[in-house]
RNA sequence: CACAGAGUAGAGUAUUGCGCGUCAAGUGCUGUCUGAACGGGGAGUUGUCAGACGGACGAAAAGCCAAUGGCUUGCGGUGCAGUGCUCGCAUCCCACUGUU
Repeated sequence: CACAGAGUAGAGUAUUGCGCGUCAAGUGCUGUCUGAACGGGGAGUUGUCAGACGGACGAAAAGCCAAUGGCUUGCGGUGCAGUGCUCGCAUCCCACUGUU
C1' cells in the first nucleotide's frame, strides 16, 4: 500500500412475567417545532429515536359475583422488563486484528 475481518447503540421476531385500555388511551399514518443518540477516536445526513402542539383514520366483547364495584376468559398492529433467535456503525476518515 492492497485485500479481508472483528466489535456497539439499537431494530425485528418468538416466548415468559407484570401492567394499561376495552366508558378508546395506546399502536399505526401525517404536519410544524425542539432535542437526543448513532462500533475504540473524529465528522455526521434528506436516515433513526424522543418530546410538545396539531391533522386524518379507527376497534371485540362475553360471562360471573356478595354489584355506583369487582373477578374470569377474550380482544388491542397495547406499555415495560427478562430470555432465545435474526439483523446491525446511512456514509466518510483514522485506529484495531489477519494475510500479502
Molecule: THF (Tetrahydrofolate) riboswitch aptamer